[in-house]
Predicted 3D model of a 101-nucleotide RNA (c-di-GMP-I riboswitch aptamer) from Lachnospiraceae bacterium MD335.

RNA sequence: CAUAUUAAAAGGCAAACAUUUAGUGAUAAAUGGACGCAAAGCACGAAGUCAUAGCAAUAUAAACAUUUGAUUAUAACAUUUAUGAUGGUUCGGCUGCAUAG
Numbered sequence: 001c002a003u004a005u006u007a008a009a010a011g012g013c014a015a016a017c018a019u020u021u022a023g024u025g026a027u028a029a030a031u032g033g034a035c036g037c038a039a040a041g042c043a044c045g046a047a048g049u050c051a052u053a054g055c056a057a058u059a060u061a062a063a064c065a066u067u068u069g070a071u072u073a074u075a076a077c078a079u080u081u082a083u084g085a086u087g088g089u090u091c092g093g094c095u096g097c098a099u100a101g
Base pairs, nucleotide, nucleotide: 003100004099005098012037013036017032018031019030020029021028022027035088041094042093045091046090047089048086049085050084051083052082053081054080058075059074060073061072062071064069
């Protein structure tokens, strides 16, 4: 320098769940708690998943206009846009302990 690894030593982190707080929500933080993790350290570059709001299309109802148009409201489903969340979803980036070759 770069690769591999948990056998050993020193350690590290902390799932679900509970309480409190913040948030429309996904979720996040603190405390407790350990399912597990060789990067379960950092950081949203790309994607996936989730949340919120919307566009378009469909259906119903209402009023207006006039033979067909556009407005408003409601409903469910899928696509898609924007914003957000997720690093313990994956890949990529940066950094780190020990040992072996």